[in-house]
The part of an RNA shown here (large-subunit ribosomal RNA, domain VI) has 270 nucleotides and comes from a Candidatus Omnitrophota bacterium. The prediction has a mean pLDDT of 87. The sequence was found in a public genome assembly. NCBI's taxonomy places the organism under Bacteria, Pseudomonadati, Candidatus Omnitrophota.
Context: one part of a larger RNA
RNA sequence: CGUAGGAAAUUUGAAGGGAGAAUUCUCUAGUACGAGAGGACCGAGAAUUACUGACCUCUGGUGUUCCAGCCAUGCCGCCAGGUGUGCAAGCUGGGUAGCUAUGUCGGGAAAGGAUAAGUUCUGAAAGCAUCUAAGAACCAAGCCCCCCCUAAGAUAAGAUUUCCCUGGGGACUAGUGCCCCCUAAAGACUCCAAGUAGAUCACUUGGUUGAUAGGCCGGAUGUGUAAAAGCCGUAAGGCUUGAGCUUACCGGUACUAAUAAGUCGUGAGG
Numbered sequence: 001c002g003u004a005g006g007a008a009a010u011u012u013g014a015a016g017g018g019a020g021a022a023u024u025c026u027c028u029a030g031u032a033c034g035a036g037a038g039g040a041c042c043g044a045g046a047a048u049u050a051c052u053g054a055c056c057u058c059u060g061g062u063g064u065u066c067c068a069g070c071c072a073u074g075c076c077g078c079c080a081g082g083u084g085u086g087c088a089a090g091c092u093g094g095g096u097a098g099c100u101a102u103g104u105c106g107g108g109a110a111a112g113g114a115u116a117a118g119u120u121c122u123g124a125a126a127g128c129a130u131c132u133a134a135g136a137a138c139c140a141a142g143c144c145c146c147c148c149c150u151a152a153g154a155u156a157a158g159a160u161u162u163c164c165c166u167g168g169g170g171a172c173u174a175g176u177g178c179c180c181c182c183u184a185a186a187g188a189c190u191c192c193a194a195g196u197a198g199a200u201c202a203c204u205u206g207g208u209u210g211a212u213a214g215g216c217c218g219g220a221u222g223u224g225u226a227a228a229a230g231c232c233g234u235a236a237g238g239c240u241u242g243a244g245c246u247u248a249c250c251g252g253u254a255c256u257a258a259u260a261a262g263u264c265g266u267g268a269g270g
Base pairs, nucleotide, nucleotide: 001153004176005164006163007162008161009160010159011158015150016149017148018147021049022048023047024046025045026044027043033038051107052106053105054104055103059101060100061099062098066094067093068092069091070090071086072085073084074083075082076081112144113143118138119137120136121135165269167181168180169179170178172175182267187264188263189262190261191207192206193205194204195203212257213256214255215253216252217251218250219249222245223244229240230239231238232237
């Protein structure tokens, strides 16, 4: 820009893409078959591998500062302790969210249609015979569907639901055109708070009629028993103490910031 008014939401599916796998075991059955050795079709059930999709409850990994421990050193300090530095975590032991695989769950199931090779029925040409010439029936991991994803710029531009707009005047070149006044909807955007999104854009949530982010409160989780003081002990240490602290998690709470405002979009639609 188009989709013959504008808008929001929900959709149909032309077309395109993906998938399509393999193996083992048990039963049928030591049956059919076979002198024996051996050993099935068909059918039923179970499991596994590789591949693939999603996810983080479990098992683990990471987790640049959440907790604790440790050494050297600077500063504050009477001590205790605190706070920095030690190459882009000083070293070590753990670890929430998130992200992850080696972890968990799922998938390739069944059915249908038309067929290939192949198997047939009826049946002439050719009084017989013949699956074929007319006609008719089966049959494959393959083809078309079925399953999953994208999808109306599918210009043949689809469908459904809901929402919005119901003024006036002028000139002639008589046009879906032009000029002036009034009007400015539904909705969208700018802008702002953010993240389930993300290079940017886009997308998603929210913008006071508000829980969008921060703060605060409570909880969970992690770490592992803070400091101070008191008591006990000669002392190391112990008890008050699952203490104190706790990022990204969960719930709540307008305290702070999403203020205010502006722009586009028209007037019933050849």
It matches the Rfam family "Bacterial large subunit ribosomal RNA".